Molecule: RNase P RNA; transfer RNA
Organism: Thiobacillus sp.
RNA sequence: GGAGUCGGCCAGACAGCCGCUGUGUGCAGGCACAGAGGAAAGUCCGGGCUCCAUAGGGCAGGGUGCCAGGUAACACCUGGGCGUUAUAAGUCGGGACCUCGUCCCGGCCCAAGGCGACGGAAAGUGCAACAGAAACAUACCGCCGAUGGCUGGUCACCAGACCAGAUCAGGUAAGGGUGAAAUCGUGCGGUAAGAGCGCACGGCCGCGCUGGCAACAGUGGCGGCGGGCAAACCCCACCCGGAGCAAGGCCAAAUAGGCAGACGCGUUCUUUGAACACCGGCGGCCCGCCGGAGUCUGCGGGUAGGCUGCUUGAGGCGGUGAGCGAUCAUCGUCCCAGAUGAAUGGCUGUCCACGACAGAACCCGGCUUAUCGGCCGACUCCCACU
RNA sequence: GGUGAUGUAGCUCAGUCGGUUAGAGCAUCGGAUUCAUAAUCCGGGGGUCGGUGGUUCAAGUCCACCCAUCACCACCA
Numbered sequence: 001g002g003a004g005u006c007g008g009c010c011a012g013a014c015a016g017c018c019g020c021u022g023u024g025u026g027c028a029g030g031c032a033c034a035g036a037g038g039a040a041a042g043u044c045c046g047g048g049c050u051c052c053a054u055a056g057g058g059c060a061g062g063g064u065g066c067c068a069g070g071u072a073a074c075a076c077c078u079g080g081g082c083g084u085u086a087u088a089a090g091u092c093g094g095g096a097c098c099u100c101g102u103c104c105c106g107g108c109c110c111a112a113g114g115c116g117a118c119g120g121a122a123a124g125u126g127c128a129a130c131a132g133a134a135a136c137a138u139a140c141c142g143c144c145g146a147u148g149g150c151u152g153g154u155c156a157c158c159a160g161a162c163c164a165g166a167u168c169a170g171g172u173a174a175g176g177g178u179g180a181a182a183u184c185g186u187g188c189g190g191u192a193a194g195a196g197c198g199c200a201c202g203g204c205c206g207c208g209c210u211g212g213c214a215a216c217a218g219u220g221g222c223g224g225c226g227g228g229c230a231a232a233c234c235c236c237a238c239c240c241g242g243a244g245c246a247a248g249g250c251c252a253a254a255u256a257g258g259c260a261g262a263c264g265c266g267u268u269c270u271u272u273g274a275a276c277a278c279c280g281g282c283g284g285c286c287c288g289c290c291g292g293a294g295u296c297u298g299c300g301g302g303u304a305g306g307c308u309g310c311u312u313g314a315g316g317c318g319g320u321g322a323g324c325g326a327u328c329a330u331c332g333u334c335c336c337a338g339a340u341g342a343a344u345g346g347c348u349g350u351c352c353a354c355g356a357c358a359g360a361a362c363c364c365g366g367c368u369u370a371u372c373g374g375c376c377g378a379c380u381c382c383c384a385c386u
Numbered sequence: 387g388g389u390g391a392u393g394u395a396g397c398u399c400a401g402u403c404g405g406u407u408a409g410a411g412c413a414u415c416g417g418a419u420u421c422a423u424a425a426u427c428c429g430g431g432g433g434u435c436g437g438u439g440g441u442u443c444a445a446g447u448c449c450a451c452c453c454a455u456c457a458c459c460a461c462c463a
Base pairs, nucleotide, nucleotide: 001382002381003380004379005378006377007376008375009374010373012351013350014349015348016347017346018345020035021034022033023032024031025030037357041368042367044366045365046364047363048362049244050243051242052241056287057286058285059284061240062239063238064237065236066080067079068078069077070076081118082116083115084114085113090108091107092106093105094104095103096102097101119235120234124233125232126229127228140176141175142172143171144170147169148168150165151164152163153162154161155160184202185201186200187199188198189197203225204224205223206222207220208219209218210217211216248308249307250306251305258299259298260297261296262295263294266276267275268274269273278292279291280290281289282288301462302461303460315334316333317332318331319330320329321328322327352355387459388458389457390456391455392454393453396412397411398410399409405443414430415429416428417427418426436452437451438450439449440448
C1' cells in the first nucleotide's frame, strides 16, 4: 500500500423569527436555562420499587442446560472447550489466449472469521406413517446341509461306516430388495454357510494414567460394540411466591352506603386471656402465618377532580489501579425530559456527503426486530522496503 | 400504559399422542326435477393452515422471532 473479516461511535449543520412543556427569577410586561432514541418499538427475558406475611416449608407447575468467570439478576456478557461451515491467499491438474505471463474451470488444503436451544438415548416408558421379512427382536428371495432326522445307494455277518439328495427340524444378517434410518466400517483369515468369531487399520462407549480449577485433550499388547428422536414423556443439576405505577398512598366531590347469593356470629376452661372449631386472606393444593364479628362474590348507584409515587440513578464524563477480558475498586467533577388530551414544533435563509428507521409515559440491565449514510479502531492474508 | 386470548376454503368452525392426498355445514358452479323459480337429489371446484426461520425421516400440530385482530384492567361507598 492492497484485499477481507469483525467491533465501536455519529444520526444533517448553522443563523433569524414565531410557538409549546418544565424549572428559576421579577410587583409586572417579561427574562434566563433545559427539553426524545439507538432502538424511546416488540413486551421476549432479568431486576429495582409498591401492595399482599419481613415471602416461610412441602407437593404440583414453570424455566435454564458444554465449562469457568462477571453481574443486583438473566435465556445477557467475557474468556476457554467441542462440533460445524466457508471463502481469500497458497498448491495440484486441465483448458484458452496477444505464450517473460494473464484469465477461466475443477480438486486439495482451508487465515482472521461465521454459526451452534451444546446435560443424559448404557435408568425406564413411548414413537417411527408408507414401504419392507424385520424398526429391537425378526428369515421374503437367497446361501448352507456341519448337527439331529428322512429317502436312496455302496460296503459289511452284525454293530455300523461312507456317498448323494431336498418336500424336514434347523443354521445364517455376507448378497438382493425396502426405507430417512438395517445390527460399527474396510480388508484378510475363518466357516457347512456365515457372523467382531479372530486379526490389522479406523470409529464409538466405559475404565485406568498424564495435563488442565473445569469443560476437555492426549495416551493404554484394559474391557466392550448397547441405531434415531428428550424444540415426546422423563432422569439429573440449578433457579423461580403472586400481582403490577390503571401497583400503592393522601385530599376533595357525589349517591339508593341499595338488592341478591355463599359461609358464619359456636363450644370449653383456671375468663380483659387461651384452646378447639368455623369463615376470610396469603389468586393451584396441603402445612404454616395473619385477621375476624363479619367476610367474599355478583348486580345496581355515584365521580371522570387535585396532590403524590415521578425521576439523583446498579447515573454520565475524566483520571489512576487490578484483571487476557467482561468487569471491579478508588479519586475528581457534572445534574442531563418529566408531559397527563398529553410539550420537544413551524416558517425563512445559507451550506453539504441532500438526510433512514422512528417518538419518552415508574425506572434500569439485556435480547430481538426496523434503519439513508458517514467516521474511527482491531485482527488476518498478500506485495514492497528496512 | 399493562395483561390475556385468537388467526385453518368467501363465512362459521373441527382437526386426538407429529404420519399417507387437511375435513364438515352454509355459500358458489354444473346436471336432474319444473312451464319457470325456490326447495329437494346427484356431482365438482376452491386452502402457501397469518408470515419467516428452526427441530425432526416427516410440522396445521413442537420451538423461536415477527404481523394482524379481539377482550379485560380507574376511583368512592